[in-house]
RNA sequence: CGAGUCGGCGAGGCGAUCGCGGCAUCGGGUGACCGGUGUCGAGGAAAGUCCGGACUCCAUAGGACAGGGUGGUUGGCAACACCAACCCGGGGUGACCCGCGGGACAGUGCCACAGAGAACAGACCGCCCGCCGUGAGGCGGGUAAGGGUGAAACGGUGAGGUAAGAGCUCACCAGCGCCCGGGGUGACCCGGGCGGCUAGGUAAACCCCACCCGGAGCAAGGUCAAGAGGGCCCGGGCGACCGGGCCUGCGCAGGCGUUCGAGGGCGGUCCGCCCGAGCCUGCGGGUAGACCGCACGAGGCGCGCGGCAACGCGCGUCCUAGAUGGAUGGUCGCCACUGUGCCUUCGGGCGCAGGACAGAAUCCGGCUUAGGACCGGCUCGCCGC
Numbered sequence: 001c002g003a004g005u006c007g008g009c010g011a012g013g014c015g016a017u018c019g020c021g022g023c024a025u026c027g028g029g030u031g032a033c034c035g036g037u038g039u040c041g042a043g044g045a046a047a048g049u050c051c052g053g054a055c056u057c058c059a060u061a062g063g064a065c066a067g068g069g070u071g072g073u074u075g076g077c078a079a080c081a082c083c084a085a086c087c088c089g090g091g092g093u094g095a096c097c098c099g100c101g102g103g104a105c106a107g108u109g110c111c112a113c114a115g116a117g118a119a120c121a122g123a124c125c126g127c128c129c130g131c132c133g134u135g136a137g138g139c140g141g142g143u144a145a146g147g148g149u150g151a152a153a154c155g156g157u158g159a160g161g162u163a164a165g166a167g168c169u170c171a172c173c174a175g176c177g178c179c180c181g182g183g184g185u186g187a188c189c190c191g192g193g194c195g196g197c198u199a200g201g202u203a204a205a206c207c208c209c210a211c212c213c214g215g216a217g218c219a220a221g222g223u224c225a226a227g228a229g230g231g232c233c234c235g236g237g238c239g240a241c242c243g244g245g246c247c248u249g250c251g252c253a254g255g256c257g258u259u260c261g262a263g264g265g266c267g268g269u270c271c272g273c274c275c276g277a278g279c280c281u282g283c284g285g286g287u288a289g290a291c292c293g294c295a296c297g298a299g300g301c302g303c304g305c306g307g308c309a310a311c312g313c314g315c316g317u318c319c320u321a322g323a324u325g326g327a328u329g330g331u332c333g334c335c336a337c338u339g340u341g342c343c344u345u346c347g348g349g350c351g352c353a354g355g356a357c358a359g360a361a362u363c364c365g366g367c368u369u370a371g372g373a374c375c376g377g378c379u380c381g382c383c384g385c
Base pairs, nucleotide, nucleotide: 001381002380003379004378005377006376007375008374012335013334014333015332016331017330018329020041021040022039023038024037025036026035027034028033043357047368048367050366051365052364053363054362055217056216057215058214062271063270064269065268067213068212069211070210071209072086073085074084075083076082087101088099089098090097091096102208103207107206108205109202110201111200124147125146126143127142128141129140130139131138132137155173156172157171158170159169160168174198176195177194178193179192180191181190182189183188221292222291223290224289229248230247231246232245233244234243235242236241250284251283252282253281254280255279256278263275264274265273299318300317301316302315303314304313305312306311337354338353339352340351341350342349343348
């Protein structure tokens, strides 16, 4: 210098001005509200809503079956399909990266095309033997050593053996199973022995094994107000009626049901258990608001300690959005940054351009996706000293 790989960090700053939302306060207004001042006001992903939780309500009497999820090991975490370290396998010269990584001797299924044959193997060519034939060749048998097909053809090399061959036999190697010794918390690794000579792939196919899982979601859920219709009371009026207060929470029709029990919990099913006087359908009418939940939390930052790390513990410090048609924005100036042009007395000066992706809606931890800038570690190659 080039190529690559892994990680970190920030998401421009200050001021002016015009606006917006929350809170506090002051002033005005009967009130709705208006004005002044102060203060706070998006993100690293607020996004996708894909996992896991907190929280809330329902249930809590369990059991069986079904269903779903996770899947190397150890640890971390509130939990996880997340994170860390390690193991095994694969890729790369390397830094490093990738793995949806339990079981294919429990059983079942499937394996396209090509090929003779695709899973208790298989004779297309070839090789060998026998018979027939003058001959080319034909028929029968043997053979998986050679060729060919394929992603995959039922261990590899050599020797013996044979008509030719074959784990048929032997040696070595690979691999499988079992046993023993050693190391490690463990996945697993290292070494030795024995065995039969050999076992295809696929479980994001059924299935088997181990562990986990009740349902619904902030439109959860709660409080208040309002409401059509009806009832009662008080006052006024001869009366029709009018005004006010309280209670209930609408009306009509049809069907089912009240211990011979509808319906519900139970929203997978069944058994079983519990609640139980209302429930379902249609038509018509009314309300359509406010507040809580809801901003102090598995919280942020700093330091110390423990741990390889993820992370944990302790101390200190900080309080930091809360809308509900949904606020957090626009313009200008200066400075900083990046790119670039011109000038230069090489210190710099002048000018132009640029700043992405996106935007809270109960909250938190992750994953994934989007996107622009800067900085650093490490590896490989080439060149120079």

A computed fold for a 385-nucleotide RNA from Catenulispora pinistramenti, annotated as Bacterial RNase P class A. Rfam family: Bacterial RNase P class A. Gene Ontology terms of the family: tRNA processing, dimeric ribonuclease P complex and ribonuclease P activity. By type it is a ribozyme. The model forms 97% of the base pairs in the Rfam consensus.